Context: one part of a larger RNA
């Protein structure tokens, strides 16, 4: 000199964009952040209207069974020196809800349980037990173009274990239905896109005051287990595998994109924002599921905090705000789903602390203001200087004229919103696409822009011996005290305090702390 998630000390108008617990991955009070679907079912409170008082229509809350979704989205950086991450490859070793494009099919019966209903335990959380019901919940048959598996034969291709593709035999395996009749769904292959799973090469901190280390180790052989290779897991059986090209260990760290320096080489970094990775109180295990060993899901062990009628029993903010503690030190318990984007749903629509806003803070970057132009006899004052003449402060200020960005006051008032949806009209390839209207805005009465007003509302901070732009008084006297370095202070200190002038910067302006 640049740079910062920065803090402090002085000092601040006003407006755009950004950032904003770096420390205790410490605990956490309250609210909230994941639900949807009545176009799968069985049902029915509660209100309305009739009503022969029996009941009939309407309207559909909460629960519950079924999809689907809670594996996305959002957080945090413990762990992790490893195929974490980056690159570049392969898989003849794999999976992949929804989407999209193609054939093929959707036949016949069954038992069941939640829900309501009785009846019971318990303080509660949560139960027991009986009777009854129904489905796109389940179960068994059928059918099998298709798929799968095993055997045989064949063409064609692989370095090779092999692989593709066709034939015949055996074998095994599927389904659901609602409906506003316009659709939505289902089951099975097959290929796509998509999203993931293994696996290799090479890269990827420090320490030799860490020198050998390994027993499922390192390989075979059959088996198991997996969507899949694989000592992954197991039983035999060989002894092997790694190491100064640094194994092992020990320490510190997610890792890249980037981002700061810097002429580059390089060095430092990885907050914000993208990818990937890892964890969700601590360890640990599966289950459901296409997908998970699951943040706001289950068990079970440990700690810690709360209920309890002492028998038991709940919880998990590294989601969003917000409380403790910590610390030099990081913000509201706001507002809306208007947008964009996610789930659910034909749809209306719901739900979303994702996301848009909006509030706090000079953290950081940008703009912009605090006026302009004449005025000298160079006024006053000055803890200012002085050779006492005077000289600076200084056109500066009074004073005249001017000007409205900023302020204050009134008034008009956006974009960001066209879809989706509803009508009307077109088109044809008949369930889509097209046109025209209609409908919908949290910010926000903001942003803008208009009209009056009035120099009105606005300047600090460091620093003056050299490096470094800026000097003289006075006070102090190696005292107080400065100091980045060199150094200054012991009686005339441009280096110390103040004062009067200067310098640099300026809504900031120095310190410190860290990088280069």
């Nucleotide at each position: 000199g640049g740079a910062u998630g920065a803090a402090c000390g002085c000092u601040a108008g006003c407006g755009g964009g950004a950032g904003g617990c770096u420390u205790a991955a410490c605990a956490c009070a309250u609210g909230c952040a994941a639900g949807u679907c009545g176009a799968g079912c069985g049902g029915g409170a509660u209100c309305c209207c009739c009503u022969u008082c029996g009941g009939g229509g309407g309207u559909g809350a909460g629960a519950g069974c079924g999809g689907c979704g809670g594996a996305c989205g959002g957080g945090u950086g413990c762990g992790u020196a490893a195929c974490g991450c980056g690159u570049a490859u392969g898989c003849a070793a794999c999976c992949u809800g929804c989407c999209u494009u193609a054939u093929a099919c959707a036949a016949a019966g069954g038992g069941a349980u939640a829900g309501c209903c009785c009846a019971u335990g318990g303080a509660a959380a949560c139960g027991u037990g009986g009777a009854u019901u129904a489905a796109u919940a389940u179960c068994u048959u059928a059918u099998g173009g298709g798929a799968c598996u095993g055997a045989a034969c064949g063409u064609c291709c692989g370095c090779a274990c092999g692989g593709c593709c066709g034939u015949u035999c055996a074998g095994u395996u599927a389904a659901a239905a609602c409906u506003c009749c316009g659709g939505u769904g289902g089951u099975a292959u097959a290929a796509g896109a998509u999203g993931g799973g293994c696996a290799u090469g090479c890269g990827u901190c420090c320490g030799a005051u860490u020198a050998g280390g390994u027993a499922g180790u390192u390989g075979g052989u059959g088996g198991g287990g997996c969507a899949a290779c694989g000592g992954c897991c197991c039983a035999c059986c060989a002894a092997g595998c790694c190491g100064a090209c640094g194994a092992u260990c020990g320490g510190u760290a997610g890792g890249g994109g980037u981002c700061c320096u810097g002429a580059g080489a390089g060095g430092g970094u990885u907050a914000c924002c993208c990818c990937c990775c890892a964890c969700a109180c601590u360890g640990g295990u599966a289950c459901u599921g296409a997908g998970a060993c699951a943040c706001g899901g289950a068990c079970c062990a440990g700690a810690c905090u709360c209920c309890u009628a002492c028998g038991g029993g709940a919880g998990g903010c590294a989601g969003c705000a917000g409380u403790g503690a910590g610390g030099a030190a990081u913000a509201u318990u706001g507002g809306u789903c208007a947008a964009u984007g996610g789930g659910c749903g034909g749809a209306a629509g719901c739900c979303u602390g994702a996301a848009c806003c909006a509030g706090c803070c000079a953290u950081c970057c940008c703009g912009c203001g605090u006026g302009c132009a004449g005025g000298a006899u160079g006024a006053c004052g000055g803890c200012c200087c002085u050779a006492u003449g005077g000289g600076u402060u200084g056109u500066a200020a009074a004073c005249u004229g001017c000007u409205u960005u900023u302020c204050c006051g009134c008034g008009c008032c956006a974009a960001g919103a066209a879809a989706c949806c509803u009508g009307c009209c077109g088109a044809c390839g008949u369930g889509u696409c097209g046109g025209c209207a209609g409908c919908u805005g949290a910010c926000g009465g903001u942003a803008g822009c208009g009209c009056g007003g009035g120099a009105a509302u606005a300047a600090g901070c460091a620093c003056c011996g050299g490096c470094u732009a800026a000097c003289u008084c006075c006070g102090u006297g190696c005292c107080a005290g400065c100091a980045g370095c060199c150094g200054c202070g012991g009686u005339a200190a441009u280096a110390c305090g103040g004062a009067g002038g200067g310098u640099g910067c300026a809504a900031g302006c120095g310190u410190u702390a860290u990088c280069c």
This is a predicted structure of a 516-nucleotide part of an RNA (small-subunit ribosomal RNA, 5' domain) from an uncultured bacterium.
The prediction has a mean pLDDT of 85.